[in-house]
The prediction has a mean pLDDT of 82. SAM riboswitch aptamer (S box leader) from uncultured Aquiflexum sp., 99 nucleotides, folded computationally. NCBI's taxonomy places the organism under Bacteria, Cytophagia, Cytophagales, Cyclobacteriaceae, Aquiflexum. The model forms 97% of the base pairs in the Rfam consensus.
RNA sequence: UUUAUAAAGAAGAGGUGAGAGAACAGGCUCCAUGACCCUCUGGCAACCUUCGAUGGACGAAAGGUGCCAAUACCUGCCCAACCAAACGGGAACGAUAAA
Numbered sequence: 001u002u003u004a005u006a007a008a009g010a011a012g013a014g015g016u017g018a019g020a021g022a023a024c025a026g027g028c029u030c031c032a033u034g035a036c037c038c039u040c041u042g043g044c045a046a047c048c049u050u051c052g053a054u055g056g057a058c059g060a061a062a063g064g065u066g067c068c069a070a071u072a073c074c075u076g077c078c079c080a081a082c083c084a085a086a087c088g089g090g091a092a093c094g095a096u097a098a099a
Base pairs, nucleotide, nucleotide: 001099002098003097004096005095011041012040013039014038015037019030020029021028024076025075026074027073042068043067044066047064048063049061050060051059052058077090078089079088
């Protein structure tokens, strides 16, 4: 860079000690009853992979990744209008996988 995916699912222990939820803004939430992060163990899922089956769809496993508060926590831009709202659709940005 391209393509695909995302309202489902899955936490205990130890360490550390103050902020964390990607960035900016607004909101909201988590957090000294220890969050975030790191390690170990456990688990979820099934993109790649392996096996089986097939005209295909598909099924099983879990080796490589990933993930285990809240929809990617929500909103921001467009559809969209005088204004406003919505578990609407799309975009943008970010994440993950594969190439």